Context: one part of a larger RNA
RNA sequence: UUGGGCGUAAAGAGUGAGCAGGCGGCAGUUUAAGUUUGGAGUCAAAGCGAGGGGCUCAACCCCUUAACGCUCUGAAAACUGAACAGCUAGAGUGCGAGAGAGGUAAGUGGAAUUCCAUGUGUAGCGGUGAAAUGCGUAGAUAUAUGGAGGAACACCAGUGGCGAAGGCGACUUACUAGCUCGAUACUGACGCUCAGUCACGAAAGCGUGGGUAGCAAAUAGGAUUAGAUACCCUGGUAGUCCACGCUGUAAACGAUGGAUACUAGGUGUGGGAGGUAUCGACCCCUUCCGUGCCGCAGUUAACGCAAUAAGUAUCCCGCCUGGGGAGUACGGCCGCAAGGUUGAAACUC
Numbered sequence: 001u002u003g004g005g006c007g008u009a010a011a012g013a014g015u016g017a018g019c020a021g022g023c024g025g026c027a028g029u030u031u032a033a034g035u036u037u038g039g040a041g042u043c044a045a046a047g048c049g050a051g052g053g054g055c056u057c058a059a060c061c062c063c064u065u066a067a068c069g070c071u072c073u074g075a076a077a078a079c080u081g082a083a084c085a086g087c088u089a090g091a092g093u094g095c096g097a098g099a100g101a102g103g104u105a106a107g108u109g110g111a112a113u114u115c116c117a118u119g120u121g122u123a124g125c126g127g128u129g130a131a132a133u134g135c136g137u138a139g140a141u142a143u144a145u146g147g148a149g150g151a152a153c154a155c156c157a158g159u160g161g162c163g164a165a166g167g168c169g170a171c172u173u174a175c176u177a178g179c180u181c182g183a184u185a186c187u188g189a190c191g192c193u194c195a196g197u198c199a200c201g202a203a204a205g206c207g208u209g210g211g212u213a214g215c216a217a218a219u220a221g222g223a224u225u226a227g228a229u230a231c232c233c234u235g236g237u238a239g240u241c242c243a244c245g246c247u248g249u250a251a252a253c254g255a256u257g258g259a260u261a262c263u264a265g266g267u268g269u270g271g272g273a274g275g276u277a278u279c280g281a282c283c284c285c286u287u288c289c290g291u292g293c294c295g296c297a298g299u300u301a302a303c304g305c306a307a308u309a310a311g312u313a314u315c316c317c318g319c320c321u322g323g324g325g326a327g328u329a330c331g332g333c334c335g336c337a338a339g340g341u342u343g344a345a346a347c348u349c
Stems, first nucleotide, its partner, number of pairs: 003321004007303002012317001014200004021193003025087002028084004033080002035076008049065006090190001091187003095182004102176007109153001114148007124135002161168002205246006214240002219235004257316006265294011298305002322349003331342004
C1' cells in the first nucleotide's frame, strides 16, 4: 500500500482455459438493501471542533454549543442492488461460401552428404592467410553404375499465410481445431476480466529403449602466439533424430496484459463480398477481416507512437517504488538430478 507509474529510465506474468471475486447493453413494473432526506434516542465526565468569558497575555481554567458514528422510525425513487416480465445493437447457434507451413497419425517422393560393391583411371587429394596434422600406389581424389542408411525438405517464398503463445514449410490420405466473408432465421445479456487452480510451453538438459548420414559441446592432434586450456585446420563422443516420461526456463520481444468504444488522411499487400464496366478477364469504386509503411490532431523526457496508439475514456488482472548486497541466504513447495518457484536482511554507496 496513498499517490504516481510500467515500449527504451524500476515495472506487462511465456501463453491460454477458467471457478470464486470485480465490472457489465436498451426499455418497463415492483421493492427499498445501498443512496438522499426529516424526526426521535444514544454518544458519562474530561478532551477534540465552534462561539464567548476569566487569570496583565499565553499555557491553563470556566460557560454554551456543534459534529461524526450507532439504533429506532417516516419520506423520496434518479442511480446501484434484488424480484418479475420484455427487447436486440453485445455474445452465441444455425444456413451459404472461402483461405491457410493450424494440430495428430500413417504412407510416399526426389535432390544432396556419407558409406559399401564394381568399372574407368593415376599420383596425388584435402586444407589454409600460409601450412601442417589427416587420407592415398594395400590404388585415394576424380568419374560411372548399382546398393545401404539417416536427417532435412532447394525453387515456389512474399515486412505472404496459419496458430493463444511456444511455433508451423516436400507430397498424399485419414482424423481434428480455429478463423473470415455474405445474407439474415433463431436464442435473448447467455458478456468482459480473472487471485487461487488446470493445461500448453523454443533450445539445452535428465530417465528408459531404439537410431546415428551430416553436423558437433567434451576431447585428441596440427597450426597461430610471448603464452593460446581460444579464434583457423584435421579427426571426434555425448547430443542433434524417434517413442514414452520428466524438466518449465529464454532478449519466451512488439522489451508494449486483456476487452470495448471513439478520434484526419495517403499508399502497399493477403482473404472475402458488392457495384461499375466489359464478349469475358483485368482495371476502377465501395465495404468487412488481417498484415506493413508514411503521416495530422493528440501524446511523449526525448526517441518516437499515431485506427494494429505509446491518443481519448471505461472495466478487470499482473507488476514497480534508489544502486549494490541478490534473484543471493534461510524456510516452504516442485524436481531423478541439473535446478525451478516463492524470496529477505545485515552491511555499504